[in-house]
Context: one part of a larger RNA
Molecule: large-subunit ribosomal RNA, half A
Organism: Bacteroidales bacterium
RNA sequence: GGCGUAUGGAGGAUGCCUUGGCUUCGGCAGGCGACGAAGGACGCGGUAAGCUGCGAAAAUGUACGGGGAGCUGCAAACAGGCCUUGAUCCGUAUGUGUCCGAAUGGGGCAACCCCGCAAGUUGAAGACUUGCGACCAUCAUCGAUGGGGCGAACCCGGGGAACUGAAACAUCUUAGUACCCGGAGGAGAAGAAAGAAAUAUCGAUUCCCUGAGUAGUGGCGAGCGAAACGGGAAGAGCCUAAACCGGCGGGUUCACGGACCAGCCGGGGUUGUAGGACCGGCCAAAGGCUGGCGCAAAGGAACCGGAAGCAUCUGGAAAGUUGCAGCAGAGAGGGUGAUACUCCCGUAUGGGUAACGAUUGCGUCACAGGGCCGGCACCUGAGUAGGGCGGGGCACGUGGAAUCCUGUCCGAAUCUGCGGGGACCAUCCCGCAAGGCUAAAGACUGCCGAAGACCGAUAGUGAACCAGUACCGUGAGGGAAAGGUGGGAAGCACCCCGAACAGGGGAGUGAAAUAGAACCUGAAACCGUACGCCUACAAGCGGUCGGAGCCACGCGAGUGGUGACGGCGUGCCUUUUGCAUAAUGAGCCUACGAGUUGCUUCAGUGUUGCGAGGCUAAGCUGUUCAGCAGCGGAGCCGAAGCGAGAGCGAGUCUGAAAAGGGCGACAGAGUAAUACUGAGCAGACGCGAAACCUAGUGAUCUACCCUUGUCCAGGUUGAAGGCGCCGUAACAGGCGCUGGAGGACCGAACCAGUUUCCGUUGAAAAGGGCUUGGAUGAGAUGAGGGUAGGAGUGAAAGGCCAAUCAAACUGGGAGAUAGCUCGUACUCCCCGAAAUGCCUUUAGGGACAGCCUCGUCCGUGCCUGUGUAAGGUAGAGCUACCGAUUGGAAGCGAGGGCUUCGCCGCCUAUCAAUUCCAGACGAACUCCGAAUGUGCGCAGGUUAGAGGACGGGAGUGAGUCGGCGGGUGCUAAUAUCCGUCGGCGAGAGGGUAAGAGCCCAGACCUCCGGCCAAGGCCCCGAAGAACGGUCUAAGUUGAGACAGAACGAAGUGACACCGCAUGGACAGCUAGGAUGUUAGCUUGGAAGCAGCUAUUCAUUCAAAGAGUGCGUAACAGCUCACUAGUCGAGCGGAGUUGCAUGGAUGAUGAUCGGGCAUCAAGACCGUCGCCGAAGCCGAGGACGCGACGAAGAGUCGCGUGGUAGGGGAGCAUUCCGGUCGGCGUCGAAGGAGAAUCGCGAGGUUCUCUGGAGCGUCCGGAAACGAAAAUGUAGGCAUGAGUAACGACAAUGAAUAUAGAAAUAUUCACACCGAAAACCCAAGGUUUCCUGAACCACGCUAAACGGAUCAGGGUGAGCCGGGAGCUAAGCCGAACCCGAAAGGGGCAGGUGAUGCCGAUGCGGUUAAUAUUCCGCAGCCCGCGCGCCAGGUUUUCAUGUGACCGAGGAGUGACACUGCCGCGGGGAGACGGAAUUCCCCGUUGAAGGGCGUAGGCGUAAGCUGAAACCCGACAGUACGGAGAGUCUUCGGACGAUCUGACAGCGCAGGUAAGCAUACUUGCAAGAAAAGCAUGGAAACGUCAAGCGGUGUGCGGCCCGUACCGUAAACCGACACAGGUGGGUGAGGAGAGAAUCCUCAGGUGCUC
Repeated sequence: GGCGUAUGGAGGAUGCCUUGGCUUCGGCAGGCGACGAAGGACGCGGUAAGCUGCGAAAAUGUACGGGGAGCUGCAAACAGGCCUUGAUCCGUAUGUGUCCGAAUGGGGCAACCCCGCAAGUUGAAGACUUGCGACCAUCAUCGAUGGGGCGAACCCGGGGAACUGAAACAUCUUAGUACCCGGAGGAGAAGAAAGAAAUAUCGAUUCCCUGAGUAGUGGCGAGCGAAACGGGAAGAGCCUAAACCGGCGGGUUCACGGACCAGCCGGGGUUGUAGGACCGGCCAAAGGCUGGCGCAAAGGAACCGGAAGCAUCUGGAAAGUUGCAGCAGAGAGGGUGAUACUCCCGUAUGGGUAACGAUUGCGUCACAGGGCCGGCACCUGAGUAGGGCGGGGCACGUGGAAUCCUGUCCGAAUCUGCGGGGACCAUCCCGCAAGGCUAAAGACUGCCGAAGACCGAUAGUGAACCAGUACCGUGAGGGAAAGGUGGGAAGCACCCCGAACAGGGGAGUGAAAUAGAACCUGAAACCGUACGCCUACAAGCGGUCGGAGCCACGCGAGUGGUGACGGCGUGCCUUUUGCAUAAUGAGCCUACGAGUUGCUUCAGUGUUGCGAGGCUAAGCUGUUCAGCAGCGGAGCCGAAGCGAGAGCGAGUCUGAAAAGGGCGACAGAGUAAUACUGAGCAGACGCGAAACCUAGUGAUCUACCCUUGUCCAGGUUGAAGGCGCCGUAACAGGCGCUGGAGGACCGAACCAGUUUCCGUUGAAAAGGGCUUGGAUGAGAUGAGGGUAGGAGUGAAAGGCCAAUCAAACUGGGAGAUAGCUCGUACUCCCCGAAAUGCCUUUAGGGACAGCCUCGUCCGUGCCUGUGUAAGGUAGAGCUACCGAUUGGAAGCGAGGGCUUCGCCGCCUAUCAAUUCCAGACGAACUCCGAAUGUGCGCAGGUUAGAGGACGGGAGUGAGUCGGCGGGUGCUAAUAUCCGUCGGCGAGAGGGUAAGAGCCCAGACCUCCGGCCAAGGCCCCGAAGAACGGUCUAAGUUGAGACAGAACGAAGUGACACCGCAUGGACAGCUAGGAUGUUAGCUUGGAAGCAGCUAUUCAUUCAAAGAGUGCGUAACAGCUCACUAGUCGAGCGGAGUUGCAUGGAUGAUGAUCGGGCAUCAAGACCGUCGCCGAAGCCGAGGACGCGACGAAGAGUCGCGUGGUAGGGGAGCAUUCCGGUCGGCGUCGAAGGAGAAUCGCGAGGUUCUCUGGAGCGUCCGGAAACGAAAAUGUAGGCAUGAGUAACGACAAUGAAUAUAGAAAUAUUCACACCGAAAACCCAAGGUUUCCUGAACCACGCUAAACGGAUCAGGGUGAGCCGGGAGCUAAGCCGAACCCGAAAGGGGCAGGUGAUGCCGAUGCGGUUAAUAUUCCGCAGCCCGCGCGCCAGGUUUUCAUGUGACCGAGGAGUGACACUGCCGCGGGGAGACGGAAUUCCCCGUUGAAGGGCGUAGGCGUAAGCUGAAACCCGACAGUACGGAGAGUCUUCGGACGAUCUGACAGCGCAGGUAAGCAUACUUGCAAGAAAAGCAUGGAAACGUCAAGCGGUGUGCGGCCCGUACCGUAAACCGACACAGGUGGGUGAGGAGAGAAUCCUCAGGUGCUC
């Protein structure tokens, strides 16, 4: 370390539970609000953070009613109270009700600020209390009434998308949907016919059923889609305008008598077979959507009554068990220590009243409300009806398009009239527009209740719990996790360990503590401990088959654990022709996680009812009430078809037809319900876009713009201009000085981001180091504002618009769409594909066909033989065609040449028709022509998952390899395209070392039986080192090209042939190899051997070249050919063939699979055995099909590989009905194990755990089965005790503490010091101070802390803001524009970053101070007194009031130096004490004076410095010092005390003077306030105003702390970012840089 067993931890699944949800139905209510809502802020308790309740009358007040014993909410404890004189509690009525919010006196950054008037508190001011004070509309107006805003859905109206569908898209669709806006109510809308119809009628509207997916409409595509009739629910009708009459106040006219006109009011009147007015005549009752009042009824709050049980046993507990009873208009339900009709609450059934009172009934009063006949011809809704054009709406898309609405232009009729009846006209019929109101039936549900074959804590609401919370985001908005001790806290007294209020061990409680609060059960991943077996030469998808040994149990048989050694063996899923693949997905475990639901819209199958018929729908009635029963026949399907139709009809249409033909009848079954399968419409199996549209939210980032402020060390250069001199007639020009310009130069702050390195799971979601660019400008920056999504902004990069940009973000349409990818969950049985054809904006998708399956029916199909028929392939052939073609012969004709006066003619390495001879080619040649295959007969065979038709359900339509036949290609390819067969696909087994497709062979299961196939038999390895013969020497080879060719070679075997050889071959050895001659030529030389020439001759010979090589300068020399001798038997050549050989080169170490093998274990030939598979045989068993059979008993036969897919049969889970009168505290479910049954999914039993529920059987219904979706959530691993611990400015020692690297103190060291110091603003919001304490937080530890707990802390007339002003901007009466919402905007208001504007020094606290205290000042208002003496209002003018740059003057403090003075200190070596060193030697605001300077004509105004007051403050230092701590060295220290010291000189500059001055061009806010003047009014007592003295008054908010940072913005205690002011010394130009003061730190391992 592995396996096993036991026992723990961790974790929180499972089971059980439910306070919470979900759905449906019913009911109430259907609103609340200026009488201040909804919703909030802040408060209220003895103590009080949260929730709840309440509102300064504050967990509540008052009255009445109920109720009857305890109460003071959740919520314990403590303290204190209340209550039978009736509390708490419940109900009704009433009171109070801060501030915000429509928010309403004005303003505003919601919960705050500031006013006016009246009254009041004392009393002028200030402050306080109460009330009133917004705007709009209407009425007609000192005023009254109403509106405004909020609210879930429903309703009406004004606007109105897109994705999507149409497999693209534009009309169309989605859809008048989503969304925005306006308005109303408990409902809304509609509504009493200018209707619907059709020769018959109905009689307002609305809703349900039906009609009907019909009529229609429609790129006649996708789709859209009525109406009437009929059946029901409900039921209800009315009022005006006008004619006519009268009245009122006006107007016109008048002859003043009147007439006429319009307006208002009253009477009258209201319809279509017309009605009314008017004139004449006549008659009288019925009833109401009507209102008020009264009575009554049914209702209606808290609440009240409400039957009946005991005992035994078990147990912690009885409701369980057993026994014997009782009640029931109550056996619904819940609770009670387990399961209760009779214990409790309740239930059935009764009772009860106040406010209220929709509704109903009755009574009464009031109001409204008629009819008939005749005449007459007055009235009966005008910019209307209608029409043209353009649109919209009607189911109806412009169509033949009626009807309805209207933007625009026209424009009637008047009852003898007008409209409609789907263009239009006629006839006929129906109705009466251009005014209005109107319940019920019907839509919805925030609220309450009930119920559920709904959920049960990853479920059900997002939310069972203090959830729209925590948290995220600037914002709109997004949005969690989290339930359970026990019957009862009986929540562990006491003891021990420990530093301990941590944790643990005992003891105790309890039925149980492994129920101990991290608490029911307590699974798995994961992490331990103990024991048994195994493991250190061993190679491994880790299992499986065999198996020794050891251990345990058992009397034994045996069983269990382990597993040395051996055999075999490349995970799962998906996707693919094909995956161990190095193609996809998964770290592991647990839970969750995907074909559902609706609709008779349709088809099929099964079952059931009725049947030539079948069924009801809405609704109604009853009832035991979501159910069921009955009624209901509207309507639907079927029973008859044919035809375009009229129509006819067992026929009909076509047709001249009685013809023929088509479709029908003859042959008849439907219909309703239900289940399943499939389709359609719906999101339709789940998850997944990039996008589109709509309404909003964002300019705290960033871009640009507006307003108002601020900033830029230091150094350099030296433009214009000016002055002087020279110069010119005058200019010009020159020189010098002055001057101080510049998108000038160098360079810090500041801004930027050039290069490189680092960083890259960072310190940082863009930084750091070095370096670099700009740095008076088109500069940088703060604050407040503006511009918004097809929009903005952009010195332009498609840049930026909140870490997002070729169209932001958030919600919604929305479950958009996805011919695409991924995933898709239990078992067994039967069958079983395809990767092809045709078409396709089609090619990875579809439709139809093909192939599969299931059902019904039919009776074919296939194989063999035989007969017959068609054919033009392979082959072959070509004097058989067409085309092509080689050699030879002849050769028309042509070219060239010769010849010629010309005609002839001759020749030819030229071309060549045609013919002949020989040869030979063709997919698109054929005189020919098979095999195989095919059609049709006949015969035989045939269990074959063989055929056909119809119907239900599919999948497939990417194929791939091998053989054969071909095309393309290179007779290349694991290439590609066809045909055909086989395999793989979807096929396991054996062989091939290993391998989808090759060879063998088709796996139902079991067997430690047998025989073979391919292929093998030396070992690995089962079987022959088998037998006989030959070959190979190369380890060739060991099957195959898993390599090997041309070409080469005395390798070697075999075969046939040609030469030489005892007259002596071949090879070796010995000897010779000569002469003319150095052949000639050439040459410096050339002698056999540089080169050239040559009948290369000749001689001597056994033989010997004018020379085969080596060699020399040339010779020489050594050889060869050739010859002789020696030797003694074969030797040589060319050819065919077997095996072998060279050719033969690759990258980590080689190899035939390996070891290895040589008369083989290689190669070839032959022979006999054996091995070898899931094949075949044998034995047993399971299942399917067929036959027989009544049989699902049995017998016989055949079969059972399988992906997509079809069919069949089952298992399990949850819930429901019934059942067993089931089981259960004597122990359910769940959990952990064991045994056993079933082919399997799974079942049963036993033991332990657990502690309250759970089953059997028969049926039913589903949120019904997971290993994968880069799935979701939680938990736990691995990496790994690894990386890291966030600037390398740095630590060391002593002491304190239980404990110290980090804390505290002390000492030493180090770092910053234009900062790493100090003061403000923003932002944060208690982080500040003190005490306690260390579980978490702090990247480590912690005694420490910005962490935790508790207490404390922020003091203002003069600081900042408001009660003052205005800028950009914003709001906005008036006014303008716009479908609505809304947009703009004068006056006015608001709004600082600007204007205005009164305090200083010192002291004090643990923590505040310009705020408290001390001292010294100042401002405003009011009263009173005094003095002088007009005041108020308004207008005008001025002022307020402004840019950049530059230089000069003056000039403190600080600082530095020197001198003096006060105080203190002073050295180990040497010197010094009349010396050296250190510290101090100070002084505010304000007031006075009014200088230099500036302004002004002037009067005068302003005004640094200096001087005086302030100044008796206090500082340094010295002296004294209660006491505290101590490491014993000392340290700290309240308080007291000191008349103790310079207002010296020099250097030097800032602010200020100064809005000055000079200069430049780009020409540089507003208002309040203030000053002066005019006018008007009032007035002459003196109010009032001014001055002065005195008294009084002076409100609200901020104030702690951090603030270049550990407290802000960056998710962090983050190397980043963050505006203004002060900012010392030495060196230095400097704020650069280095070192140091003050001060602060050593950066949390």